[in-house]
RNA sequence: AGAGUUUGAUCCUGGCUCAGGACGAACGCUGGCGGCGUGCCUAACACAUGCAAGUCGAGCGGGGACUUGUUGAGGAAGUCUUCGGAUGGAAUUGAUAAGUUCUAGCGGCGGACGGGUGAGUAACGCGUGAGCAACCUGCCCUCCACAGGGGGAUAACGCACCGAAAGGUGCACUAAUACCGCAUAAGACCACGGCACUGACAUGGUGCAGGGGUCAAAGGAGCAAUCCGGUGGAAGAUGGGCUCGCGUCUGAUUAGCUAGUUGGUGAGGUAACGGCCCACCAAGGCGACGAUCAGUAGCCGACCUGAGAGGGUGAUCGGCCACAUUGGAACUGAGAGACGGUCCAAACUCCUACGGGAGGCAGCAGUGGGGAAUAUUGGGCAAUGGGCGAAAGCCUGACCCAGCAACGCCGCGUGAAGGAAGAAGGUUUUCGGAUCGUAAACUUCUAUCCUUGGUGAAGAUAAUGACGGUAGCCAAGAAGGAAGCCCCGGCUAACUACGUGCCAGCAGCCGCGGUAAUACGUAGGGGGCAAGCGUUGUCCGGAAUGAUUGGGCGUAAAGGGCGCGUAGGCGGCCAACUAAGUCUGGAGUGAAAGUCCUGCUUUUAAGGUGGGAAUUGCUUUGGAAACUGGAUGGCUUGAGUGCAGGAGAGGUAAGCGGAAUUCCCGGUGUAGCGGUGAAAUGCGUAGAGAUCGGGAGGAACACCAGUGGCGAAGGCGGCUUACUGGACUGUAACUGACGUUGAGGCUCGAAAGCGUGGGGAGCAAACAGGAUUAGAUACCCUGGUAGUCCACGCCGUAAACGAUGAUUACUAGGUGUCGGGGAGUUAAACUCUUCGGUGCCGCAGCAAACGCAAUAAGUAAUCCACCUGGGGAGUACGUUCGCAAGAAUGAAACUCAAAGGAAUUGACGGGGACCCGCACAAGCGGUGGAGCAUGUGGUUUAAUUCGAAGCAACGCGAAGAACCUUACCAAAUCUUGACAUCCCGGUGACAAAGUAUGUAAAGUACUCUUUCUUCGGAACACCGGUGACAGGUGGUGCAUGGUUGUCGUCAGCUCGUGUCGUGAGAUGUUGGGUUAAGUCCCGCAACGAGCGCAACCCCUAUCCUUAGUAGCCAGCAGUAAGAUGGGCACUCUAGGGAGACUGCCGGGGAUAACCCGGAGGAAGGUGGGGAUGACGUCAAAUCAUCAUGCCCCUUAUGAUUUGGGCUACACACGUGCUACAAUGGCGUAAACAAAGGGAAGCGAGCCUGCGAGGGGGAGCAAAUCCCAAAAAUAACGUCUCAGUUCGGAUUGUAGUCUGCAACUCGACUACAUGAAGCUGGAAUCGCUAGUAAUCGCAGAUCAGAAUGCUGCGGUGAAUACGUUCCCGGGUCUUGUACACACCGCCCGUCACACCAUGGGAGUCGGAAAUGCCCGAAGCCGGUGACCUAACCGCGAGGAAGGAGCCGUCGAAGGCAGGUCUGAUAACUGGGGUGAAGUCGUAACAAGGUA
Repeated sequence: AGAGUUUGAUCCUGGCUCAGGACGAACGCUGGCGGCGUGCCUAACACAUGCAAGUCGAGCGGGGACUUGUUGAGGAAGUCUUCGGAUGGAAUUGAUAAGUUCUAGCGGCGGACGGGUGAGUAACGCGUGAGCAACCUGCCCUCCACAGGGGGAUAACGCACCGAAAGGUGCACUAAUACCGCAUAAGACCACGGCACUGACAUGGUGCAGGGGUCAAAGGAGCAAUCCGGUGGAAGAUGGGCUCGCGUCUGAUUAGCUAGUUGGUGAGGUAACGGCCCACCAAGGCGACGAUCAGUAGCCGACCUGAGAGGGUGAUCGGCCACAUUGGAACUGAGAGACGGUCCAAACUCCUACGGGAGGCAGCAGUGGGGAAUAUUGGGCAAUGGGCGAAAGCCUGACCCAGCAACGCCGCGUGAAGGAAGAAGGUUUUCGGAUCGUAAACUUCUAUCCUUGGUGAAGAUAAUGACGGUAGCCAAGAAGGAAGCCCCGGCUAACUACGUGCCAGCAGCCGCGGUAAUACGUAGGGGGCAAGCGUUGUCCGGAAUGAUUGGGCGUAAAGGGCGCGUAGGCGGCCAACUAAGUCUGGAGUGAAAGUCCUGCUUUUAAGGUGGGAAUUGCUUUGGAAACUGGAUGGCUUGAGUGCAGGAGAGGUAAGCGGAAUUCCCGGUGUAGCGGUGAAAUGCGUAGAGAUCGGGAGGAACACCAGUGGCGAAGGCGGCUUACUGGACUGUAACUGACGUUGAGGCUCGAAAGCGUGGGGAGCAAACAGGAUUAGAUACCCUGGUAGUCCACGCCGUAAACGAUGAUUACUAGGUGUCGGGGAGUUAAACUCUUCGGUGCCGCAGCAAACGCAAUAAGUAAUCCACCUGGGGAGUACGUUCGCAAGAAUGAAACUCAAAGGAAUUGACGGGGACCCGCACAAGCGGUGGAGCAUGUGGUUUAAUUCGAAGCAACGCGAAGAACCUUACCAAAUCUUGACAUCCCGGUGACAAAGUAUGUAAAGUACUCUUUCUUCGGAACACCGGUGACAGGUGGUGCAUGGUUGUCGUCAGCUCGUGUCGUGAGAUGUUGGGUUAAGUCCCGCAACGAGCGCAACCCCUAUCCUUAGUAGCCAGCAGUAAGAUGGGCACUCUAGGGAGACUGCCGGGGAUAACCCGGAGGAAGGUGGGGAUGACGUCAAAUCAUCAUGCCCCUUAUGAUUUGGGCUACACACGUGCUACAAUGGCGUAAACAAAGGGAAGCGAGCCUGCGAGGGGGAGCAAAUCCCAAAAAUAACGUCUCAGUUCGGAUUGUAGUCUGCAACUCGACUACAUGAAGCUGGAAUCGCUAGUAAUCGCAGAUCAGAAUGCUGCGGUGAAUACGUUCCCGGGUCUUGUACACACCGCCCGUCACACCAUGGGAGUCGGAAAUGCCCGAAGCCGGUGACCUAACCGCGAGGAAGGAGCCGUCGAAGGCAGGUCUGAUAACUGGGGUGAAGUCGUAACAAGGUA
């Protein structure tokens, strides 16, 4: 950095797709280790269980436990004993004092932090920068001052009681750092008046002094020192609160919103400002610079991507906000409208004794559920941090660690070196080999991970380590445990084999697959990445495909139908001012982390960390003054006004005019008129049409008339008048930038259409009839109503087009035309020049090209409108307008990979021009009718083998099917085979011939029967056997070679170099002539060349020459006869030459090519004929001539044999033969060819038969002999127009020939029979001169079997004006939506299937509001007859407070009518898609009616 995809190809436009990067991912296959990170994106769904916020006994009373002291009760063991008792004093148990310890309660601090989540929120919520002279701030730091003296309660505890529980009530007692007065007041605060200072504005602020009023406190530990606390104040720090500028998604199919709303005054409330709340007053406020409404969304630092500008995202980490089941509310407090507090309401869950209660994981784990999907009910407070405490310490699911997961990033490994018999094996193969591949084996070595053992940290500063016996280190061990995934048609690196056969499947796009698939599946090989690899999803990129950087709008999507004009945007010259924009310097801020740079550190890296840069921004301040803006003064060139002119279908209204059509009346007049491609409907004998005269009425204005004029556009056309708009020219008097564009807005706006009222001649939708047609709801014709016309009012659209918005300036020329002016000229004409309009050509430039080109699509500037793939669709819904028709605005789902523009080459056209051809025409003869022959189709059949199929299959393959051929059918037989090669064994023959036997055919037996030799053998042949193989007219001509047909013997088809074009391509090859011809000449950005044409070749026509047998015979001899002698002159034969070249003359043409005419000549303009077939087309024909890939059969799809079939026969078609007769038939006799063939042959004369033939055999391997008679023709005779003396089919009988054999199934002969047919419908074929027509002859094939085929000669015409038409072809040109190329393409209805969608009686939800009702908790207010410790009072009582009640507000709830939105629905509308459906043929060519 680009690439693929629209086309036959090209350029462009334009969409779609790919290659890159990224991820909190998921899925598939696979999985060794470690480090660092990350891990519910879905149900802000519901939650079992445990833990996550406590702490302080150094605030307090009490209680418990333990210890000790003192003192009681008690009286054990033991000792003594007189046995009565004494002593002793333990256990146990009280009281009291002290100590240690625990802590339910009161009290203090903390539960407003930390942790979670992103539902809500489009907002001062967030970001950024300011402000508060309008504020608060516990703990902390500093400073100042102080702590005197009292009082009354209340938990706990006790007693009593209620309740299942949760919990609660009553009575009585008690403490404090709990609570409350009083005192003191440095100070603070309040009101008052005074002074001073001060501010960037206002409300102001600060300080000082004055008197007045109000306001404090708590103690605890300690022996103590002292420490920790307490109160008031000041200041700081920290944290908050509030306000403002700017920024912050989408929708206008949301355009108006707003009543506490906007402002004021006053009061209240708050920490504080404020409609924050209330009363009153005013009527404001917001909005196109997007209010309101709706949808969506936490915001940012940052993250991903990108060259950047941007675009996307908002996980982890950090800042802010919001929330804590949903909604509301306050209390406490420094701080909350409080996640693990309270109250209320609602939903849900749980407990219950049914009376009532309890709960809130969006804390950490975990569960269910949802989901494609996301972890452990772990360890520890060791570290960091937090709360409480004087501290020890306690608490801490914050945090630090561990576990799980390849989820991500980074690192490492799965071994290294040697090793060719290139092993085995796999794959492939042209069978030689190639490849996997030094790869493996094998040898040597090493040990990162790993295993075992040992040692063993840092993290902690004295102690304290969850991690953890972890990291690391040492030793030993052993190559042993560790590679997959995707891809291999192009894009895109990497190819072969097999299988499959439009199947199975692949596919990101283009597209692969229908029998040779590098695209499917498998294998081998290869490529890529690698503990991962692919897929899917999403985002950016590529995409300049929303274009600020950086696009467009004539024809590709796109200029509003035109104007006027509002807001807005942009704006002439000069001067000085200002400083908003702009530029520049400074300052503040832009948190940290991140990115980047540079160091350091984990062995490296990821990671961590120090420093720097950056953070493109905002604020503030000093400066500059060119430009833009602002304000000031001036100017005249932009713009406008005045004055003087002329041009014009500019507009509106009124009036007038003639021509024509139609109608009416009258006259003349008679049978048609009218209309068409042709007709008919229609009109007309009741008098049309025609013609003459008169009249009525409506509409339109011939000629002039012109890419002439006018108008903003639509548009405007007889003449006159009135009113009126604009432009232009001249002048330079006036104004002094007054300009330009123009979203909304307003006006105008063809035709058609609508409303009301007129009018209505002609024309004419609808309609009717007639034609046309397969149909004809059309085109054509005859009629004909709305309408067209007028007035008034709507509509508001058009291919409203120059498919080209407006304005201004600039940028070569040439030539018309319209309206003015100036100069020259006596004038006209004309010339030069200038302004304005309107055309054409053209340079530069532009453009994809076409083209545009001073009237730009050029170069610039300003403003507006519009576009962003095709279809769906200018459709639906909504809204606005309209009487309606409808117009304006204007989507989505779904679907396709294109749709499109310009140009190119072809092909095609019921486009054009030119030209050619037996193409038509002019002629001659046929076919189509008959019979027969032959081929084909069809049918039949056991088989009727196969192929050929418009021309270009059909007397074709087949130049010849009785057997054979033969491929088909039936039956039978063979299996290494009928045929080839190789191997083994045997034999010396086999075969052929003959005989016998025998079969349907086959077969069997017998006779006959090798060569060479160095004698070893070899060759050959046959038989038998084995397997390799043979064999196949089996398939595929759409796998092929070769061959052939056809366009077409048409004149074309190309190349090199050059030139033109971005390119496909063009040029040359077109043009003017000419030709049979791209033949030649001329011209020309072409110059040359090749394959074709022509010529060269063959035959033929004339002559010469050479030669003269088998040919010939003039002269000589000679004969029955060129038989012979002789000769080679002639004919002829076959070699060589000559000749014809537009060479000569005249005319035409361009002085050319060439054409016309003529001469000469045997022949004259390629003399006639043949061979010769360019590049290519038709997937044309042929696998059955042959060859051949692949597939198939292998005791058969091969081979052999007999018989049958290919010869069938209702029928249809093609090609022929013979005829239908007198231009003839028959008979008689007579004449003239050419070209061929001949040895398994042609076969003479002769004999024989009516004949086909037979017998016999001369001659001839041929200019010698034979086939061989030519026939038509001419002559004579006959027939006399008839189904015949035409015609010969068919049939009968008898034969001949060939052949192993003529039944199926041959040809010929004789006799007899004697069918159809009397010249052929529609249609159609051949032929232009030695041709058609007609006549016979020969040959190939072949045993035999031509009416076919191929050749040969004989006789021998007619016609061609001409190119309008039919067919085919060529050249040029034109149109094209065709390129498989018109047998093309393609449209719409209907039918069927599927999909999404609109309407829809309705139905079911959701959301946000509104009105009314109800009104919880709670704050506030009122009341407070009830209650009340502290204060006052001797007391009564008071002050003060409270319960209760009432009221305002108030959540949820209820009711109501609407709004928005979603789902669904009988039925219904169109739309899209689908290989073959139906009907037509609308469009593309003049598409057959442009």